[in-house]
């Protein structure tokens, strides 16, 4: 100290919400490549692809002390010269070292690569071998005695290019033989003992046959070797349990194949071979087949559990160019040994040869990739050798690669004027940043010089590749050293600036369409750091395959339902025994890694010691629980006895009612069908109606969430057969159960065969309709089918979407079937209990809905199935079936989803309940005519812009001849038409500033020239003004309302919209705000898990409607005067109308009545007014990217001698045409004439004008009054009377001509009014539509903005004044509630399918071509055996036989590629045909089959409800 330290999540399905469920990211780690980048050391590491082919060089050799023979060195004795002499040169002899081919011995089977092949005793892990063998090595016992015959070197000869071959001759030996001696060696015979289940083992005695050696060195001592024997070590080899890969769409497999018997053969055991006998063996616990793999220690990853992987390092195994033999040897079928056969290279005289880098470096090739043809044998090892040694690409070193792991370091400290410069900005400042510069300091690293190890090793000496390396010392000097990736969320980390659905970017959600923190740059930041990103592949996160740890009602998932084999599970008591189980001991579990402790390199990475293991084995124990064995219960099971109920099955038999069809009679013109309608039938007599008959199918009422049945299903009646269920009883057996892969059976409808039937209904098919079209819904007809009998199919939404079995866990109330009690005369009532069928509901589960004793609670057991969505229940392949088609059932390729259940909206050709001039009832229009105005179109040089369902269109515009005026056309201007700023400039005595002439010119504008003339503050100094050139803003009705501010419309004056606490849900959220009434109204009121509160409603505000107080002129009223006149004058009053201010009045206050004793209703009274008295102003949260950049403001972009600005002209007034909104009218309720009355409310000094004069009039002259309750504009409808008389008019004016007025510079384009004249269209308007509910409508004029003029518009204003509202079925619209939904860009939604393009990957396809295997013939090299040539034994050589690689032929399986064509299926911003599907989706969908149709489908049949809506029925809560 291990055991026992160990566990995190996040995005992304929605409008939002929970759950389910899949993809994705954060971590770790690799033999790694690629992109930028790169400063040193230490220690590892390093062809993963082609087991592809390989130049050159090196990886195995040694021993002379086994042996012959070559081979001669030192040195030793001599001759000969030469020299004085030492000594030199040369020569004979004697001697024999180095070293060498060869014979012989040992090693080459070790070490070293590689992972191609093996699903196997190959590996691991445990046993066994009494079935074995074993060189060199240790121990131990015995030995070595005698002889013989050869041969290679060598010599000579031949033959061959060459590799090498062959003949003769000679020779030794630790080469080879023969004799002899021998044990506990072998064999075979007789015998004892002792063990054992056994083939035997073990010990022991007795005679017998067989079988050995070699020497060598050395003066010797002695050493090395030899041979036999027995032990050991260590090594081989055999043989079992047990484990570890997928694939059943591989289901059957085997003839040496399973055992005997003998016999070969091996070190041994065995069909390992071989005759012969026998028919076994193996397999659902997966056999044969297929397909992938060397296996282990460990190695990465995880909390573990597991999953992946098996370089480096170690262990076992194969394998050595493919393939097949065997020799040698202790050991190999032998990687640098052999032989054959292939396949390729390479020589070659063409006749023959030679090779095998998967040894270590290299070399080429494949690859996205993997190094030096280096030093040493110093060390450690390993072969030979007695040693020296020598060999050693094993090893030890170095040398490339940042390929990983680990460490160092590129500076340290001070420095603000917060420098330059960069980014950036709201122009002030922020930020890089103390960073820099600058000062001081320090030497890791580097450089250079100087010393220098350790590894060398138990007596010393000798020995170092690395290596003058690591280390120490000295000098020098900040000197040599920093990048990558990100920055929208997951995720640390933002800003400009360019882009404009473009370029681009992404792991995954997503960004990018003109302000882009997501594209690119830069600034600036965040991480990590000699590396940093990126890719690929593995664990994890993922409880996403769930042993530890999931699920199956609606999310993907219970087989349609039974019976059952084998297999899983099993009631209560007792003995027992010990296979699970448990405990203790003990073998093993290599080493290396891990972990902990503790050393050695300066740390560390690396290393060194020493601890420490959950398997499997054996042994001893225990006996609760399981399992086996025995004996027993009896409570689960099953038998018997005794009733009960039932559309439970099967066959036979009979019954009526209706329907059609036949016959007759009555009787006539239409029946039948539909929303309407044809089609059909019918005067040949139907339909009706009556009587007769024929036939075939189904059984009304009883009838009920009642009953039976395993489901499917069963329904008139009677009878036979006949299965199950209940209840009671407690007699019998004694766990006989449960559950069930395979298997068998049963299985609605629809469809198939055969024969039969056939009335009705009806796929199909025909006609009529609807309709854009209808292959459909809707009608007439109508054939398969439907019935039956006898096979066949095997499937449904075969559903409670809930397998099946036992227990256990709270009520309530129905309802079938039976038993007991109680009571009764009896039946009912009631009480208790078993079965079975529904409903409500606690605990409790549940995402939630819901479920709840008939569980979806709680638990056992055993089955069956699930693991995103498409693609597909689909191909292919097998089984099944006549066929239809059933069953099992995949890939590729796509997508980020697909889904459950609930939740607010909103929408429905869903439902309640209310409201609105919404319908209704009523009046009066519009659409038709003419013209007026707008607007689309069209035209135009321009016909500026804007505004387009409601909510654009008499609109912006309260008024376009210029002008306005944004448009055209033309001419001018260029710091400008208006406005700030800065430099300069002659500067301010002829300058600013003014006045005026001329010229051009359509004008603007150009250009010339005269004349008067200088200013303000300041003591100065200047300063302001102002002129001229620059230039810095200007100016833009240029764009953009989808960048925006403000304002406006709309729903809508509609009753709404909300929030606080609380409280319910797991939430999204709901409650309140629903509910019962009641309102104009979320108004009140009652009730309630609500209590309160805001904005809204309402009131407050104003105008009007009565009445009071005050005021009291210019208004009212009295009186005088005048005067033709109420014309004018004067005095006077406040009572009245009026003005103007203030007040009072209405509040359901009073009465009756209803209602709930309430809100609040109807009715009365009072009262100018009654239930909001009438009318305005006011418009909640919000909605429509609604409208407006052309009111104005405004942010981005654009434009600057022009898209700005001046000026004349023109345009906006066009005109085949459509549509709105209007005015006038078609007349007689009118129209003309003439006479006559009454308002309001406003305007008037550039005005408003009276009275008068002129004119036919417009309108002139003139001008009283009037700064306005004083004067002015200023009434028409009406009312009287006349004429007109029903027509294109005495209607109606348009349209044109012409004469005139007026405003104004100008009236031609293009203004208005008058007067004559002309007299259109038009006689009440299709389909369709509009406004109005009372002082309105509808008609009548009157003022006023705007204007120089110009009004049928637009705003106000009075005058006269109706008619209808039963009522809420129905249209529109909107408000509560509720109910479905596949809608959320909310139905103008959403989505099927064909069909046309393109582009992807798959099935089929005549075939073609490959790869592997079977299975069967052929043929057969090397070799090994066996035989033969050969009379014996050995060799050798030759023949045969067997068996057999490669090879060939044939005929099958299996898989791959292709292949005209062909099928479907995916995916693609705006293709084409329909609308099937979501709502009741406009025929309620949907399953299953069937037929039919461009398509989605449609139509029969039988199921389902996972159909809204009304009605009725049952049940249940609650009173």
């Nucleotide at each position: 100290a291990u055991u026992a330290u160990g566990g995190a999540g996040a995005g992304u399905u929605u409008g939002a919400u929970c759950c389910u469920g899949g993809c994705u990211c954060a971590g770790a780690g690799u033999u790694a490549a690629c992109g930028c980048u790169g400063g040193c050391a230490g220690c590892g590491u390093g062809c993963a692809u082609a087991a592809c082919a390989c130049a050159u060089g090196c990886a195995a050799g040694u021993c002379g002390a086994a042996c012959g023979a070559g081979g001669g060195a030192a040195g030793c004795c001599g001759g000969a010269c030469c020299g004085c002499a030492a000594g030199g040169u040369u020569u004979g002899g004697c001697g024999g070292a180095a070293c060498u081919a060869g014979u012989g011995g040992c090693a080459g089977a070790c070490g070293g690569g590689u992972g191609a092949g093996u699903a196997a005793c190959a590996c691991g892990u445990g046993a066994g071998g009494a079935a074995u063998c074993u060189g060199c090595c240790c121990c131990c016992g015995a030995g070595a005695g005698g002889g013989g015959a050869a041969u290679a070197a060598c010599u000579u000869g031949c033959c061959g290019a060459a590799a090498g071959g062959u003949a003769a001759g000679c020779u030794a030996a630790u080469a080879c033989c023969c004799c002899a001696u021998a044990u506990u060696a072998u064999c075979a015979c007789c015998g004892g003992a002792u063990g054992g289940c056994a083939u035997c083992a073990u010990c022991u005695g007795g005679g017998g046959a067989u079988g050995a050696a070699a020497g060598g060195c050395g003066c010797a001592a002695g050493c090395c070797g030899c041979u036999c024997a027995g032990g050991g070590a260590g090594g081989a080899c055999c043989u079992c349990g047990c484990g570890g890969u997928c694939u059943a769409u591989c289901a059957g497999c085997u003839a040496g194949u399973u055992g005997g018997u003998g016999a070969g053969g091996u070190a041994a055991u065995g069909g390992c071979u071989c005759a012969c006998c026998a028919a076994g063996g193996c397999u659902a616990c997966g056999a044969c087949g297929g397909a992938u793999a060397g296996c282990c220690g460990g190695c990465c990853u995880g909390a573990a559990a597991g999953g992946g992987c098996g370089a480096u390092c170690g262990g076992c195994c194969a394998c050595a160019g493919g393939g097949g033999c065997a020799c040698u040897g202790a050991g190999a079928c032998a990687c640098g040994g052999g032989c054959c056969c292939c396949a390729c290279u390479c020589c070659u005289a063409c006749g023959g040869g030679a090779g095998g880098c998967a040894g270590c470096a290299g070399u080429g090739a494949g690859g996205a990739a993997u190094u030096u043809u280096g030093g040493a044998c110093a060390a450690u090892g390993g072969g030979c050798g007695a040693a020296a040694g020598c060999c050693u690409g094993a090893u030890c070193c170095a040398g490339c690669a940042a390929c990983g792991c680990u460490g160092c370091g590129u500076g340290a400290a001070g420095g603000a004027c917060g420098a330059a410069g960069g980014u950036u900005c709201u122009c002030g400042g922020a930020u890089c940043g103390u960073a820099a510069a600058c000062u001081u300091c320090u030497u890791u690293u580097g450089c250079a010089c100087g010393g220098g190890a350790c590894g060398a090793a138990a007596a010393a000496a000798a020995u170092g590749a690395c290596g003058g390396u690591a280390c120490c010392g000295u000098g020098c000097g900040a000197a040599u050293a920093a990048g990558c990736c990100a920055c929208g969320g997951c995720u640390a980390a933002c800003u400009a600036c360019g882009u404009g659905c473009c370029a681009g970017c992404a792991g995954c959600c997503g960004c990018g369409g003109u302000a882009a923190g997501a594209c690119g740059u830069a600034g600036g930041u965040g991480g990590c750091a000699a590396g940093c990103g990126u890719u690929a592949c593995u664990c994890g996160g993922a409880a996403u395959u769930a042993c530890u740890a999931g699920g199956c009602g609606u999310a993907a998932a219970g087989c349609g339902c039974g019976c059952g084999c084998a297999g899983g599970u099993g009631g209560c008591u007792g003995u027992u025994u010990a296979a699970g189980u448990c405990a203790g001991u003990u073998g093993u579990c290599a080493a290396a890694u891990a972990c902990c402790u503790u050393g050695g390199c300066u740390c560390a990475a690396c290393u060194g010691a020493g601890g420490u293991u959950c398997g499997c084995g054996a042994c001893u124990g225990a006996a609760a629980c399981u399992g086996g064995a025995u004996a027993g219960c009896u409570c689960g099971a099953g038998u018997g006895g005794g009733g009960c109920a039932g559309a439970g099955g099967a066959a036979a038999u009979u019954g009526g009612a209706a329907u059609u069809c036949c016959c007759g009679g009555u009787g006539u013109a239409g029946c039948g069908g539909u929303g309407g309608a044809a089609u059909g039938c019918g005067u040949a007599g139907a339909u009706a109606u009556c009587g007769g008959g024929a036939g075939g199918a189904a059984c009304a009422c009883c009838a009920g969430a009642g009953g039976c049945g395993a489901a499917g299903g069963c329904g008139g009646a009677u009878u036979u057969c006949u299965g199950g269920g209940c209840c009671u009883u407690u007699a019998c057996u004694g766990a006989c159960a449960c559950u069930g892969a395979g298997g068998c059976g049963c299985g609605a409808a629809a469809g198939c065969u055969a024969g039969g039937g056939g009335a009705g209904c009806a796929a199909a098919c025909a006609g009529g309709a609807u309709u854009a079209g209808a292959u459909a819904c809707c009608c007439u007809g109508g054939u398969a089918g439907u019935c039956c009998u006898a096979g066949c199919u095997g499937u449904a939404a075969a559903c409670g979407a809930u397998g099946g079995a036992a227990a256990c866990u709270a009520g309530g109330u129905g309802u079938g079937g039976g038993a007991g009690g109680u009571a009764u005369c009896g039946a009912c009532c009631c009480c208790u209990u078993c079965c079975g069928u529904g409903c409500c509901g606690a605990c409790g589960c549940u995402a939630a809905c819901g479920c709840a004793u008939u569980a979806a609670g709680u638990u056992u057991c055993c089955c069956g199935c699930c693991u995103g969505g498409g693609g597909a229940g689909u191909a292919c392949g097998g089984c099944c079936g006549c066929a239809a088609g059933g069953u099992u059932a995949a890939a590729a390729c796509u997508c980020a989803a697909a889904g459950g259940a609930a939740u607010u909206g909103a929408c429905g050709g869903g439902g309640g309940c209310c409201c609105g001039c919404a319908c209704a009832a009523g009046c009066g229009g519009u659409g038709g005519a003419g013209u007026a105005u707008g607007u689309g179109g069209u035209u135009u040089a321009a016909u500026u812009c804007g505004a387009c369902g409601c909510u654009a269109c008499g609109c912006g515009a309260a008024g376009a001849a210029c002008c306005u005026u944004a448009c055209c056309u033309g001419g001018g201007c260029u710091c400008g038409a208006a406005c700030g700023g800065u430099u300069a400039a002659u500067g301010u005595u002829g300058u600013a500033c003014u006045u005026c002439u001329c010229c051009u010119g359509a004008a603007a504008g150009g250009g010339a020239g005269a004349g008067g003339g200088a200013u303000c503050c300041g003591c100065a100094a200047g300063g302001a003004a102002c002129u001229u050139a620059a230039c810095c803003g200007a100016g833009g009705u240029g764009c953009u309302g989808c960048a925006u501010g403000g304002c406006u419309g709309u729903c809508g004056u509609c009753a709404g919209c909300u929030c606080g606490u609380g409280u319910c849900g797991u939430g999204a959220g709901a409650u309140g705000u629903u509910g019962g009434g009641u309102u104009a109204a979320g108004u009140c009121c009652c009730g309630c898990a609500a209590c309160g509160a805001g904005c809204g409603c309402a009131a407050c505000c104003c105008c009007u409607g009565u009445c009071c107080u005050g005021u009291g002129u210019u208004g009212c009223c009295u009186c005088c005067c005048u005067u033709u006149a109420c014309c004018g004058g004067g005095a006077g009053g406040g009572a009245c109308u009026c003005u103007c201010a203030g007040g009072a009045g209405a509040c359901u206050g009073c009465c009756g009545c209803g209602g709930a004793u309430a809100a609040c209703g109807c009715g009365g009274a009072g009262g100018a007014a009654g239930g909001c008295g009438g009318g305005g102003a006011u418009g909640a949260c919000g909605u429509c990217a609604a409208g407006u950049c052309a009111u104005c403001a405004u942010g981005g972009c654009c434009u600057u001698u022009a898209u700005g600005u001046c000026c004349a002209g023109g345009g906006c007034u066009a005109c085949a045409c459509a549509c709105g909104u209007a005015c006038u009218a078609c007349a007689a309720u009118g129209g003309u004439u003439u006479a006559g009355a009454c308002a309001g409310a406003g305007g008037g000094c550039u005005g408003c004008a009276a009275u008068a004069c002129a004119g036919u009039a417009a309108u002139g002259u003139g001008g009283a009054g009037c700064u306005a309750a004083u004067c002015c504009c200023u009434a028409a409808a009406c009312u009287a009377a006349a004429c007109c008389u029903c027509a294109g008019u005495u209607c109606g004016g348009a349209u044109u001509g012409u004469g005139g007025g007026c405003u104004g510079a100008a009236a031609u384009u293009c203004g208005c009014c008058c007067g004559c004249a002309u007299g259109a269209a038009g006689c009440u308007g299709g389909a369709a539509u509009c406004g109005c509910u009372a002082g309105u409508a509808a008609u009548c004029g009157c003022a006023g903005a705007u204007c120089a003029g110009c009004a049928g518009g637009c705003u106000g204003c009075g005058g006269u004044g109706a008619a209808u509202a039963c009522g809420u079925u129905c249209c529109c619209g909107g408000g509560c509630c509720u109910u479905g939904u596949a809608c959320a860009c909310a139905c103008c939604g959403c989505c099927c399918g064909u069909c046309a393009c393109a582009c992807c990957a798959c099935g089929a396809a005549a075939g073609u071509u490959g790869a592997u295997u079977g299975c069967a013939a052929c043929a057969g090299a090397a070799g090994u055996g066996u035989c033969c040539g050969a009379g014996u034994c050995g060799c050798u050589c030759g023949g045969a036989c067997c068996c057999u690689a490669a090879g060939u032929u044939g005929u099958g399986g299996u898989u791959g590629a292709u292949g005209a064509u062909u099928g479907g299926g995916g995916u693609g911003a705006a293709g084409u045909c329909g609308u099937a599907a979501c709502a009741a989706g406009g025929u309620a969908g949907c399953c299953g089959u069937a037929g039919c149709g461009g398509a989605a489908g449609c139509u029969g049949c039988g199921g389902c409800u996972g159909g809204a809506u009304c009605a009725c029925c049952u049940c249940c809560u609650u009173u």

A computed fold for a 1519-nucleotide RNA from an Elusimicrobiaceae bacterium, annotated as small-subunit ribosomal RNA.
Taxonomically the source falls in Elusimicrobiaceae (Bacteria, Pseudomonadati, Elusimicrobiota, Elusimicrobia).
The prediction has a mean pLDDT of 84.
Its Rfam family is "Bacterial small subunit ribosomal RNA".
The RNAcentral record of the sequence draws on ENA and SILVA.